[in-house]
Molecule: Bacterial RNase P class A
Organism: Desulfofustis glycolicus DSM 9705
RNA sequence: UGGAGCGGGUGCAUGAUCGCUCCGGCCUCAGUGCCGGAGAGGAAAGUCCGAACUCCACCGGGCAGGAUGGUUCGUAACGCGAACGCUGGGUGACCGGCGGAAAGUGCCACAGAAAACAAACCGCCCGAGCAAUCGGGUAAGGGUGAAACGGCGAGGUAAGAGCUCACCGCUUCCCUGGUGACAGGGAAGGCACGGCAAACCCCAUCCGGAGCAAGACCAAAUAGGGAGAUGUUUGAGGGCGGCCCGUCCGAGAUCUCCGGGUAGGUUGCACGAGGUGUCGGGUGACCGGCAUCCCAGUCAAAUGAUCAUGACCCUUGCGGGAACAGAAUUCGGCUUAUAGCCCGCUCCGCCUU
Numbered sequence: 001u002g003g004a005g006c007g008g009g010u011g012c013a014u015g016a017u018c019g020c021u022c023c024g025g026c027c028u029c030a031g032u033g034c035c036g037g038a039g040a041g042g043a044a045a046g047u048c049c050g051a052a053c054u055c056c057a058c059c060g061g062g063c064a065g066g067a068u069g070g071u072u073c074g075u076a077a078c079g080c081g082a083a084c085g086c087u088g089g090g091u092g093a094c095c096g097g098c099g100g101a102a103a104g105u106g107c108c109a110c111a112g113a114a115a116a117c118a119a120a121c122c123g124c125c126c127g128a129g130c131a132a133u134c135g136g137g138u139a140a141g142g143g144u145g146a147a148a149c150g151g152c153g154a155g156g157u158a159a160g161a162g163c164u165c166a167c168c169g170c171u172u173c174c175c176u177g178g179u180g181a182c183a184g185g186g187a188a189g190g191c192a193c194g195g196c197a198a199a200c201c202c203c204a205u206c207c208g209g210a211g212c213a214a215g216a217c218c219a220a221a222u223a224g225g226g227a228g229a230u231g232u233u234u235g236a237g238g239g240c241g242g243c244c245c246g247u248c249c250g251a252g253a254u255c256u257c258c259g260g261g262u263a264g265g266u267u268g269c270a271c272g273a274g275g276u277g278u279c280g281g282g283u284g285a286c287c288g289g290c291a292u293c294c295c296a297g298u299c300a301a302a303u304g305a306u307c308a309u310g311a312c313c314c315u316u317g318c319g320g321g322a323a324c325a326g327a328a329u330u331c332g333g334c335u336u337a338u339a340g341c342c343c344g345c346u347c348c349g350c351c352u353u
Stems, first nucleotide, its partner, number of pairs: 001349010012310007020039007041324001045335002048333005053211004065207005070084005085098005099202002104200002106196003121142002123138006150168002153165003169191001170189008215267004225258006237249004274293008312321003
């Protein structure tokens, strides 16, 4: 100096005017008014995962169903994170993947002889035949395919073949190291065992359900309910459009209280697995001690609007631009979106000394 890998931060600032929500103080019978203070994010988003909290169910256990899946650790918990292991990619910094396919069942398009107890299209070899061709052996070579029944070399053979041998791979057993995944070493076997589990399935672990529109309290209204009083065959009360008579129905009716719980209101609801600083433990995720701070709380859902000045970008200038996006019970994660700017560590190349 060019390119790259990983991680972190920021994401307009200040002031004025007019407004909105909440809190505190003063004044007021009260409405109101005045003064002061606070008022969106790193993702508030998607609602994917795990919890707190609440109600319902529940002796305990199981079935079904669902989720997770290398090991150890962290955490309240997790499908999250850290470190490590194996494996794949990259020159490298670094990045991605992860139980079981020799328990069983199933599937593997097209092409190809054959997609897995097997089999043989071309070829090679042996035999028969004048030849076309036929019978047998073979799986080295060709061809098809995403994938072809261990790889490679030598011996061996008519040609071949784990048929035999060395090395590699594989299986079983043993020893050593490690908490463990696993690694290193040794011995034996003998080529059997293709791929897919986000196909069924098996193994291990975890999971009761619904959710702040949860739930609790106050309480206009309505239905049904309970108690008391009045009243009851000498008839309360009601119907026959208002009244009287008459007539019909008739064991109930009226009032008060309790209770019920719709509208509405209050609460849940803002001090918490909290933030910041510092010290200590740990490779790390993270944990602990001390000090300090209080930081939105709405439901017709506030957090806004207009200016000025200054930074940033484009432009000669006038002027223009300035990301993704907005709380809704709360918290821990993950994922996704994000103009621009800043910082740290590391890798590779080139140049100079």